[in-house]
Context: one part of a larger RNA
RNA sequence: GGCGCAUGGUGGAUGCCUUGGCACUAAGAGUCGAUGAAGGGCGUGGACGGCUGCGAUAAGCCGCGGUGAGGCGCUGAACAGCCUUUGACCCGCGGAUGCCCGAAUGGGGAAACCCAGCGCUGGUAAUGCGGCGCUAUCUCCGGCUGAACACAUAGGCCGGCGGAAGACAAGCGGGGGAAGUGAAACAUCUCAGUACCCCGAGGAAAGGAAAUCAAAAGAGACUCCCUGAGUAGUGGCGAGCGAAAAGGGAUCAGCCCAAACUCGGCGCGUGCAAGCGGCCACGCGUUGCGCGUCGAGGGUUGUAGGGCGCUUGUUCCGAGCUGUGGCCAGCUCGGCGGGAGUUACAAAAUCGUGUGGUAGUCGAAGCGUGUGGAACCGCGCACCAUAGAGGGCAAUCGUCCCGUAGGCGAAACCUCGCGAUCUCCCGUCAGGCGUUCCUGAGUAAGCCCGCACUCGUGAAACGCGGACUGAAUCUGGGGGGACCACCCUCCAAGGCUAAGUACUCCUUAGUGACCGAUAGCGGACAAGUACCGUGAGGGAAAGGUGAAAAGUACCCCGGAAGGGGAGUGAAAUAGUACCUGAAACCGCGCGCCU
Numbered sequence: 001g002g003c004g005c006a007u008g009g010u011g012g013a014u015g016c017c018u019u020g021g022c023a024c025u026a027a028g029a030g031u032c033g034a035u036g037a038a039g040g041g042c043g044u045g046g047a048c049g050g051c052u053g054c055g056a057u058a059a060g061c062c063g064c065g066g067u068g069a070g071g072c073g074c075u076g077a078a079c080a081g082c083c084u085u086u087g088a089c090c091c092g093c094g095g096a097u098g099c100c101c102g103a104a105u106g107g108g109g110a111a112a113c114c115c116a117g118c119g120c121u122g123g124u125a126a127u128g129c130g131g132c133g134c135u136a137u138c139u140c141c142g143g144c145u146g147a148a149c150a151c152a153u154a155g156g157c158c159g160g161c162g163g164a165a166g167a168c169a170a171g172c173g174g175g176g177g178a179a180g181u182g183a184a185a186c187a188u189c190u191c192a193g194u195a196c197c198c199c200g201a202g203g204a205a206a207g208g209a210a211a212u213c214a215a216a217a218g219a220g221a222c223u224c225c226c227u228g229a230g231u232a233g234u235g236g237c238g239a240g241c242g243a244a245a246a247g248g249g250a251u252c253a254g255c256c257c258a259a260a261c262u263c264g265g266c267g268c269g270u271g272c273a274a275g276c277g278g279c280c281a282c283g284c285g286u287u288g289c290g291c292g293u294c295g296a297g298g299g300u301u302g303u304a305g306g307g308c309g310c311u312u313g314u315u316c317c318g319a320g321c322u323g324u325g326g327c328c329a330g331c332u333c334g335g336c337g338g339g340a341g342u343u344a345c346a347a348a349a350u351c352g353u354g355u356g357g358u359a360g361u362c363g364a365a366g367c368g369u370g371u372g373g374a375a376c377c378g379c380g381c382a383c384c385a386u387a388g389a390g391g392g393c394a395a396u397c398g399u400c401c402c403g404u405a406g407g408c409g410a411a412a413c414c415u416c417g418c419g420a421u422c423u424c425c426c427g428u429c430a431g432g433c434g435u436u437c438c439u440g441a442g443u444a445a446g447c448c449c450g451c452a453c454u455c456g457u458g459a460a461a462c463g464c465g466g467a468c469u470g471a472a473u474c475u476g477g478g479g480g481g482a483c484c485a486c487c488c489u490c491c492a493a494g495g496c497u498a499a500g501u502a503c504u505c506c507u508u509a510g511u512g513a514c515c516g517a518u519a520g521c522g523g524a525c526a527a528g529u530a531c532c533g534u535g536a537g538g539g540a541a542a543g544g545u546g547a548a549a550a551g552u553a554c555c556c557c558g559g560a561a562g563g564g565g566a567g568u569g570a571a572a573u574a575g576u577a578c579c580u581g582a583a584a585c586c587g588c589g590c591g592c593c594u
Stems, first nucleotide, its partner, number of pairs: 001593005007587003015579001016544002020515002022512007029504002031167002039101003042055003046079001049075003061095006070083003106115003116135007137164003140160006172200005182189001186236001212219002223250005233241002254496003257440001261297010274287001275284002277328006302474001304439003307435007316335007336427006349421006356414003360408003366381005382399002384388001390402003445469002448466004455481001476491005531538002551578001554565004
């Protein structure tokens, strides 16, 4: 020196464990914010570094409920001082306080700071000083003023317990919009209207009541799923892209304006004759007519519908009004009867009652003995079960503890259902004849240029946008894939609309052939921490004594660290560098070989 055996050190694999994660299910919730949010800074404890809580009333203040003996949060213990059956601590509901920054909003600013004005007020002899409130911008509404230019308008000022702003995981609508890639290169094409940026809204969003489809038969808003179908198509006819009708399901809902016409208010113009619901008489006379605007009634459709005029049938009661009187006609109000309603078709709120939620509460049944440090184990004999889910307790407990099954429970706040108050509507509708008054205009459509559809310009319709032109008016207009005819079908150029569908930052309950500390979230620990970076941003490592600290009094060596005794403990080769303690690597002892 090598090999082997044995025994240690180092190291932290493995096994076991789990406070933490991951995925999903079912319900709920789906917002918060100028009444100052989200997120922070700084404070706040007797002594307090971090976390948590809270805000100068600062681990808290008040009220109402629950619970019932201890308590003054976690991170070591002790100390000091307190509270508490006159109910503390804790839990729930409601309220008060809530510094500074932050949309940040009095002005400024290098966030958490600096400097103001006005009103009220404390204090001072007075100034300085202090407290409270208000003072940003835009928009809407109302009022007052008021240019160029007479009226007017712009502008200015004042008021408003009117509104907006900002944050937010995914989902949604819209405006913009790539490239890596694929095509085995690459340019049309693809990736993809994806990623990303911006705007906006909601608990969903969007869409939605046919100018839709279809095909000789018909369907009947929209949305979502399955099929149709990788079909029809499209495509350097390459790579690829890729419908619809129809059928089956989920869920179901239909409505309101504009216009014609009538009435009224206001403004302007015009007019002395018309007019005052109709007829006759009287009377009145800036009441008439036209235009614009506002409001009310009316009206909403495609086998066309509506208006207006005439007419047929049919339908409660009463009162009042339309210059006066008579007749006719119309309008308004009340009663009665009927109907509907808070998601559209109008729109608020209150009360009662019940369900559920936000604290809780009751809740069955086991002892002996053996082993052991410890009984939940073994043995023996019992019991409960609408409860043998699960967790804990010194090993494996249905009957020890918390629970579980099953019951019960709310002063307060919230959700939903029902009822009442309440609110609204109806009491006329159906038909015939005539009239041709209305039925969404810089619109439809055309041409040029783009886009979007399965459709890449193609024979290219339909739809959308820019530019230039530019209709018809029901004897009208759109569509049925160039275009024309016939036929069929629908009615654009206004609007609203629940459900079925998408998602999960969040709450509650639960589940797992999900992980078990190099795994599972980056994070089981002071984790978005330490640390790195000017910054945007990047981003860790790190769990385990024991049943219980019983965490080794005392003695010895040593300056200490550390160790030897003694003691605790079942165990100390479980001693806080702590469960198990593999390997690499480093020793000590013995044997063999060189």

Notes: RNAcentral holds the full RNA, with entries from ENA. Large-subunit ribosomal RNA, domain I from a Solirubrobacteraceae bacterium, 594 nucleotides, folded computationally. Its Rfam family is "Bacterial large subunit ribosomal RNA". The organism belongs to Solirubrobacteraceae, within Bacteria. The coordinates come from a structure-prediction model, not an experiment, and the mean pLDDT is 83.